[in-house]
Molecule: transfer RNA
Organism: Chloroflexota bacterium
RNA sequence: GCCAGCGUAGCUCAGUGGUAGAGCAGCGGUUUCGUAAACCGCUGGUCGUCGGUUCGACUCCGACCGCUGGCUCCA
Numbered sequence: 001g002c003c004a005g006c007g008u009a010g011c012u013c014a015g016u017g018g019u020a021g022a023g024c025a026g027c028g029g030u031u032u033c034g035u036a037a038a039c040c041g042c043u044g045g046u047c048g049u050c051g052g053u054u055c056g057a058c059u060c061c062g063a064c065c066g067c068u069g070g071c072u073c074c075a
Base pairs, nucleotide, nucleotide: 001071002070003069004068005067006066007065010024011023012022013021018055026042027041028040029039030038048064049063050062051061052060
């Protein structure tokens, strides 16, 4: 340099055009002599960035950025 995949909550991941979610973690509570576990509730998001299409975009299109893998060249 070329190709492919990925980028969504603190972490791991769903969500393939019509209200952004789950588990774990965190916080509060119930319970317990106490802790863990369990149960209930709460908090937490510029959906990588910019632009385009659309009545409407996490979702489709383009460019860019980052990560991973593969290929090629040089040393």